Model confidence (mean pLDDT): 81 of 100.
Predicted 3D model of a 476-nucleotide part of an RNA (small-subunit ribosomal RNA, 3' major domain) from a metagenome.
The RNAcentral record of the full RNA draws on SILVA.
Its Rfam family is "Bacterial small subunit ribosomal RNA".
[in-house]
Context: one part of a larger RNA
Order: sequence, then C1' cells, then structure tokens
RNA sequence: UGACGGGGGCCCGCACAAGCGGAGGAACAUGUGGUUUAAUUCGAUGAUACGCGAGGAACCUUACCUGGGCUUAAAUGUAGAUUGCAUAGAUUAGAGAUAGUCUUUUUCUUCGGAACUAUUUACAAGGUGCUGCAUGGUUGUCGUCAGCUCGUGCCGUGAGGUGUCGGGUUAAGUCCCAUAACGAGCGCAACCCCUAUCGUUAGUUGCUAGCAGGUAAUGCUGAGGACUCUAGCGAGACUGCCACCGUAAGGUGAGAGGAAGGUGGGGAUGACGUCAAAUCAGCACGGCCCUUAUGCCCAGGGCUACACACGUGUUACAAUGGUCGGUACAAAGGGCAGCUACUUGGUGACAAGAUGCUAAUCCCUAAAGCCGAUCCCAGUUCGGAUUGGAGUCUGCAACCCGACUCCAUGAAGUUGGAUUCGCUAGUAAUCGGAUGUCAGCCAUGAUCCGGUGAAUACGUUCCCGGGCCUUGUACA
Repeated sequence: UGACGGGGGCCCGCACAAGCGGAGGAACAUGUGGUUUAAUUCGAUGAUACGCGAGGAACCUUACCUGGGCUUAAAUGUAGAUUGCAUAGAUUAGAGAUAGUCUUUUUCUUCGGAACUAUUUACAAGGUGCUGCAUGGUUGUCGUCAGCUCGUGCCGUGAGGUGUCGGGUUAAGUCCCAUAACGAGCGCAACCCCUAUCGUUAGUUGCUAGCAGGUAAUGCUGAGGACUCUAGCGAGACUGCCACCGUAAGGUGAGAGGAAGGUGGGGAUGACGUCAAAUCAGCACGGCCCUUAUGCCCAGGGCUACACACGUGUUACAAUGGUCGGUACAAAGGGCAGCUACUUGGUGACAAGAUGCUAAUCCCUAAAGCCGAUCCCAGUUCGGAUUGGAGUCUGCAACCCGACUCCAUGAAGUUGGAUUCGCUAGUAAUCGGAUGUCAGCCAUGAUCCGGUGAAUACGUUCCCGGGCCUUGUACA
C1' cells in the first nucleotide's frame, strides 16, 4: 500500500421488512447431469452453465456412427501435354455417390494458329483435429457501482502519501465550504433516440367539421385542411418564480403557473481493473498433429435413447370459473416462389374458384371485456395427459422423427414440506397480437406490441451485495 475480520462509524440497493403473484407437489414441453448406445457430435458448469451457442436436427444442416467409394481431390491460379468437350435428352448397373452405353455437340481465322471448355502432369490444398494456460477480436460479471488516475508542487531515507481527507449536500469524486496543495484526464451528468404537451410547415394512400351528390350500407364521390393522424422544423422544465430553513451548495411545500417539477418516463451509452472467466466450433491467427486420411463424396442411422436426478417453462387443480349464443374496442409488425378479401364444398384441419395489393391504398387482424343462457361444488359440463380410429397440409420423403383437424378414450391433479424467486406504477398480475428463423415444424422458447390494471413500503435491528472513513493483523 492492499487484502481480510462472526472490529467500529456513516450511506445505498426489491437486500430485508410491508404487500402481490409464483417455483418446490401433478402432467407435459424444453435444457442439463447420469445411464445406455455402433453413435447418442462438440462447447457452456456457483453467483456469471442448464428454453445457453441453436433467431427453428425428418434428408440437408451435421461436426457423430455403420457401410460404400475418391486421392491434386470441392474452389482458384501458373506452366506443360492432350482434346472437342461441357451441357441437354434417353438408357443400364447400383442404396446412392459413381461407373458405362446411345443421340446431340464449340467460336474466330490472314488456315500458321488463337480463344474457350474438358482431361491429365507438376506446384500451391484441405482439417468443426489439439492448445482460449501462446493470441487478436468479441462477450459475461462485479456494476450504470462511483470510482480510477495523471502533471507540477509539498511531505517522507524509501515503499509511498497529499490532491481524492474533513464539515455539509447529492442519484453521483454532484456541488459548496474549508484546506500544502493547484490544476487536469477517463468515468458521473449533459449532448443522441423513443415517449408525454403545444405551435408551425405539408395534406396523399391518411382525416371528414361545414357544403353538395349518391347508396341497402360505408369518406363512397365532388370538395375541404378545421379535427385526428403522418413527419420535418421549433417551443417547453431551468429549483426559473414564491414561502420557509441554510454562510453556501442545497433541502422542504396537496405553493403558483404548467401537458409535464425537481434526473418527467424508457432506451442506447459500461471508467481503471477483477475472475490465466467464456469462445481456436462464428471469424482471424502462432505452435503442434493428420496427408490413399484426423481430408473429400454418398446412403442409412444418430443428435429425439430412458430405472433416475436437477434447472427453466406451459397447462391445471375450478364458480372472480367452465360451456354455448350475441356484441364492442388496439398497437406494432409482415406480405409477390407472398398476404389473400369474397363465393362454393367440407363438422373441421383445409380444398376449388376468384379479387385486391410490390402496400398510410389491399390483406393478415384481436382476446380478456360487455349482454344473455346453462352448469350447482362433484375428480364434476373442472382438468386435459395418454391411447385407438379416420383425415388435412408441407415436403423427393413424415417408420425411426412433423404440425394440425374430427370422433372416441378421459390419466395425474382438490393449491403443493424444508426452502426459494420476481416485482415499487401504467409496474406486478392478467389478456390477446405480431415478428425473426422457416418448405413444414415439435415455439409452451426468444424479441417486440398494445388491452385491462392493483396492493404495499412503519422503517434500516437483522440476511445478502456494494461504496467511503477508521481500527487490528504472525497474511501478500
């Protein structure tokens, strides 16, 4: 100087407390361990692995296994030699890769050749093989915590200290005062984006107050820019004003004004560093290793196994509910190998026709809610697993191993031990919608979007984590 202490002081955080809803019990989905296997490819492992890499494993992907094949090879270049192929069609063998047969088959030319293609030879390959403890780059975590340093000066023999401490204050090393320190840098804050209010500009594909036309009905049409909205520019919030407290910084106020009040609410943004943290399988790269194989092509299988254990979720156990009928209101996204109105057929998944839209124009497009009816506390009209049958769709192909529909079946489950998780407001809870990946989908996941919309916080004694000062130490 640090680190540590079941030392002390001060302070903070959904850390506790106060509340609300969960997990831990059931079934299923998914990931992991273990076991099994020819293979169940590899990585991630307290917090910081376990719906993680994977934002989509039937083939492909695919790296694994079994079997069949290739050896300059899948790509590209240089040089040499040979050639008119390659492609396309048909056909034979085969699981296919591949091998063979038949037909077809170059361009320019000064006829010397040149260009192109293919084959072959030589040289350069290839490796998801190892090492993340050789590395770059990227990322997690402490932590959006308030810290981490430097120049000059001063103090100390020196390591170092001071500044950065002290008194206040703040979300903040934020600011003020004091001060052997005076300044500065990286962080904080602000600048950036979205959102909440208003003005202005612009009105199409959006809107419709007034005027006119028209319809069974609809901004449907003429027209209009008022309103909504769209998207550019600007205004607005600064403790600016007032009162009180304070030297000041600042604090308090159901104060005024205001759409918004003291960081208005979100996002992006992550200091010096820590964990030899993660990744050689995203990519790059040093070294090592393989080279008729640890490379390459192909078929089938596996990654989907199943006495078990754990994590994360979904659905429930019901009446604040289930079922049936009627009826209302979004936002944000996406759409041409696409989204599809509408009509017809089908109980339905869907199919057949057909129309609009390369989109503020057309389409995908709500549910909880509300109004009625029914069920009457039951393993039930709760719950939907599992299984049988019949189908639909995607796709060469749904056996291993897809989703969905209909009929039948109707398991466990009656609120869950010790323990444990999230959340402080448009939040939790609850309800649906969309997207990316994608032929299809094992999505109950991820990322967004809106609808409805709470309770509680006395307080900081205690648990956990963190910051500052101080103290002890046989630790570095």